[in-house]
RNA sequence: GCCCUCAUGGUCAAGCGGUUAAGACGCUGCCCUCUCACGGCAGAAACAGGAGUUCGAUUCUCCUUGGGGGUA
Numbered sequence: 001g002c003c004c005u006c007a008u009g010g011u012c013a014a015g016c017g018g019u020u021a022a023g024a025c026g027c028u029g030c031c032c033u034c035u036c037a038c039g040g041c042a043g044a045a046a047c048a049g050g051a052g053u054u055c056g057a058u059u060c061u062c063c064u065u066g067g068g069g070g071u072a
Base pairs, nucleotide, nucleotide: 001071002070003069004068005067006066007065010025011024012023018055027043028042029041030040031039048064049063050062051061052060
């Protein structure tokens, strides 16, 4: 250089054209408790960036950025 693959809350991770982007851990608040822990309830928090296709894009296409792998 070329090819393949991955990028979603703080972490892990589902979704793969359309409803509010699920779930777990963590975090915050409330309840419980003499207190803490455990447990229960509620909440905040995410689609790497840009362009294109489409009525509609996290999803499809292209480019860029970054991680991983292969190749002379």